Transfer RNA from a Terriglobales bacterium, 77 nucleotides, folded computationally. The sequence was found in a public genome assembly.
RNA sequence: GCGCCCUUAGCUCAGCUGGAUAGAGCGUCUGGCUACGAACCAGAAGGCCGGGAGUUCGAAUCUCUCAGGGCGCGCCA
Numbered sequence: 001g002c003g004c005c006c007u008u009a010g011c012u013c014a015g016c017u018g019g020a021u022a023g024a025g026c027g028u029c030u031g032g033c034u035a036c037g038a039a040c041c042a043g044a045a046g047g048c049c050g051g052g053a054g055u056u057c058g059a060a061u062c063u064c065u066c067a068g069g070g071c072g073c074g075c076c077a
Stems, first nucleotide, its partner, number of pairs: 001073007010026004019057001028044005050066005
């Protein structure tokens, strides 16, 4: 340099053929339970879907570009 893949909540990950309010587990917080804690039960908060632009009535999903990460190939002495 070329090709492919990944980036979604604090962490690990879902999200179908583009369809309306983006979800789960863990963690965190609050309450219950308990002699206290763990466990368990109930509830809550938490998201610019990596950034930007575009297509579309409609984008996490498609296109372009930039950034970060991974894999393969190539080039140079």
Rfam family: tRNA. Rfam classes the family as a transfer RNA. Rfam describes the family as follows. Transfer RNA (tRNA) molecules are approximately 80 nucleotides in length. The coordinates come from a structure-prediction model, not an experiment, and the mean pLDDT is 80. Taxonomically the source falls in Terriglobales (Bacteria, Pseudomonadati, Acidobacteriota, Terriglobia).